[in-house]
């Protein structure tokens, strides 16, 4: 140097171009318990890597680039 794949809360991972971005663990808050842990309730937490562009409308569809990875050479 080419080609492809990923990127979304602290992790993990879902989202035919048309909601207010879904769920799990975590954390926190209470309940339990002498205490902790288990275990119920509960809350809060994202503008979807950047920056551009199509579009009436973009996590999605295009470009460039950044960061990780697979093969190739």
């Nucleotide at each position: 140097a080419g080609u492809c794949c990923u990127g979304u809360g602290g992790c993990c991972c879902a989202g035919c171009g048309g909601c207010g971005a879904a769920g799990g663990c975590a954390c926190c808050u209470g309940g339990u318990u002498u205490a902790c842990a288990c275990c119920c309730a509960g809350u809060c937490g994202a503008u979807c890597g950047a920056c551009g562009g199509u579009u009436c409308g973009a996590g999605u569809c295009c470009g460039u680039c950044c960061a990780g990875g697979a093969c190739u050479a």
Transfer RNA from Brakhagea lacunae, 73 nucleotides, folded computationally. Its Rfam family is "tRNA". It is annotated as a transfer RNA. Its mean pLDDT, the model's own confidence on a scale to 100, is 81. RNAcentral records the identical sequence in 5 taxa. The sequence is in RNAcentral, with records from ENA and Rfam.